RNAcentral holds the sequence, with entries from MGnify. The RNA shown here (SAM riboswitch aptamer (S box leader)) has 115 nucleotides and comes from a marine sediment metagenome.
[in-house]
């Protein structure tokens, strides 16, 4: 840098002690101990593994289906908690074609895997 995924899912114990959810702004979490570390447990299927189809004379590659969970990661508050930029609908309020808030698309950042 480039590709996929990002509305599902899964917690207990020691330990330590004041912040923490990535940044701004919101709204949440937390001295009933959050967040972080440690140990056990889980969850999940993104690398792995094993069957099938697809492609091919046929192999490999490479796309699809489905199963495993030993192994490498990941993760276990809240949709990546929510918005921020663009775009489209429609709704109050008001009329100067504006505020407000709603829902969907899309980027744009963030997180993972894989390379």
């Nucleotide at each position: 840098c480039u590709c996929a995924u990002c509305g599902a899912g899964a917690c207990c114990g020691g330990c330590u002690g004041a912040g923490g959810g990535a940044g701004a702004g919101g709204c949440c979490c937390a001295u009933u101990g959050a967040c972080g570390c440690c140990g056990g447990g889980g969850c999940a299927a993104c690398c792995u593994u094993c069957g099938g189809g697809a492609c091919u004379a046929a192999c490999c590659a490479u796309c699809c289906c489905g199963a495993a969970a030993a192994g490498g990661u990941g993760c276990c508050a809240a949709c990546u908690c929510c918005u921020g930029c663009g775009g489209u609908g429609g709704a109050a309020c008001g009329u100067g074609u504006g505020u407000u808030g709603c829902a969907c698309c899309g980027a744009g950042a963030g997180a993972u895997g894989a390379g």